Context: one part of a larger RNA
RNA sequence: UGACGGGGGCCCGCACAAGCGGUGGAGCAUGUGGUUUAAUUCGAUGCAACGCGAAGAACCUUACCCAGGCUUGACAUCCUGAGAAUCCGGCGGAAACGUCGGAGUGCCCUCGCAAGAGGGAGCUCAGUGACAGGUGCUGCAUGGCUGUCGUCAGCUCGUGCUGUGAGGUGUUCGGUUAAGUCGGGCAACGAGCGCAACCCCUGUUCCUAGUUGCCAUCAUUAAGUUGGGCACUCUAGGGAGACCGCCGGUGAUAAAUCGGAGGAAGGUGGGGACGACGUCAAGUCCUCAUGGCCCUUAUGUCUGGGGCUACACACGUGCUACAAUGGCGACUACAAAGGGAAGCGAAUUCGCGAGGAAGAGCAAAUCCCAUAAAAGUCGCCUCAGUUCGGACAGCAGUCUGCAACUCGACUGCUUGAAGCCGGAAUCGCUAGUAAUCGCGGAUCAGCAUGCCGCGGUGAAUACGUUCCCGGGCCUUGUACA
Repeated sequence: UGACGGGGGCCCGCACAAGCGGUGGAGCAUGUGGUUUAAUUCGAUGCAACGCGAAGAACCUUACCCAGGCUUGACAUCCUGAGAAUCCGGCGGAAACGUCGGAGUGCCCUCGCAAGAGGGAGCUCAGUGACAGGUGCUGCAUGGCUGUCGUCAGCUCGUGCUGUGAGGUGUUCGGUUAAGUCGGGCAACGAGCGCAACCCCUGUUCCUAGUUGCCAUCAUUAAGUUGGGCACUCUAGGGAGACCGCCGGUGAUAAAUCGGAGGAAGGUGGGGACGACGUCAAGUCCUCAUGGCCCUUAUGUCUGGGGCUACACACGUGCUACAAUGGCGACUACAAAGGGAAGCGAAUUCGCGAGGAAGAGCAAAUCCCAUAAAAGUCGCCUCAGUUCGGACAGCAGUCUGCAACUCGACUGCUUGAAGCCGGAAUCGCUAGUAAUCGCGGAUCAGCAUGCCGCGGUGAAUACGUUCCCGGGCCUUGUACA
């Protein structure tokens, strides 16, 4: 100087407390451990691994296993020889591949009357060796990227002063702040990286603009449908607006803080992006890049099939429930944000339905996906393992796709299990939040209870900081570095 203490002081955080809803019990989905297996590819492992890499394993992917093939190779550059490229067909084979036959002379340049000949680019085949190739090892050789403490308020430097020195001072102190934020004092005076602000979205308003948007007035229609209009909504570009600015109290007259006014908004308005010096030899050699080592008729590469989907079990994360604030039936409202051309696909029509036929319109403020659902009104059910719950299973189908057996999603009929609110323990959340309800997107042929977004309805509680956990500053002890 740090680190540590079941030392002290001050302060903060959904840290506790106060509340609301869960997990832990059930069934299923998904990940992991374990076990099994020819293989169940690999990585991630307290917080900070476990719906994680994977924004989507039937084949492919795919790295694993079995079998069949290739050896200058599936891919790159160079050399030699031959051939246009390419297309079609037969045979063997699971395919890769092997073999046979047929059709077929393009582009550029030179020579030539022409036929043709030569050279070149591209492509194919054969040969030769330099080389290719490796998701093989090392994340404890590395770059890059990322997690974490933590959006915590800290981490440092120059000069000066001080100490023999390591160092200290500044950065401590008394106030204040979300903040090393600011002001006061001080052997310090300044400065940098962080904080804040500058950026984006959102909340109010003004101006500009008015189609594909909108409809107050006029006319019109089944319908903003049409004429008309650009007021209003909205869209999207530019301004205004909030600064403790004003008033009062407190305070050192300061920084600031408490209350009030005005205001759409009040003290960082709300949300996002943004992550200091560093820590964990944290994670990643399987994104990529890369040193070293290793393989080179194989640890490379092609193909078919299988596996990653196994299943006495254990754990994590979720979905659906156990019902009456409910279930079912009928009718009737109100969104936002997105996506669409090998696409979204309307009307109409067939089917109980998944879906089929059809093909209008739309590269989209125009058309489509696309009925939002919870909510509301009426009716049935009357507390039961039920008209709750839907697992599992049988049959019949739909769609995607060469192909749904291993191993897809969905539909109809039948089946109708566990489950009556969950032990010890444990998680999230302070407001348009929790809870609850539906909608969209990426990936994607198909496959979503996951992920990323969007809006609808919309709470309870916070006395407080004694205690648990994590963190910041000062101080103290130490046999620790």
The part of an RNA shown here (small-subunit ribosomal RNA, 3' major domain) has 481 nucleotides and comes from a metagenome. Model confidence (mean pLDDT): 85 of 100.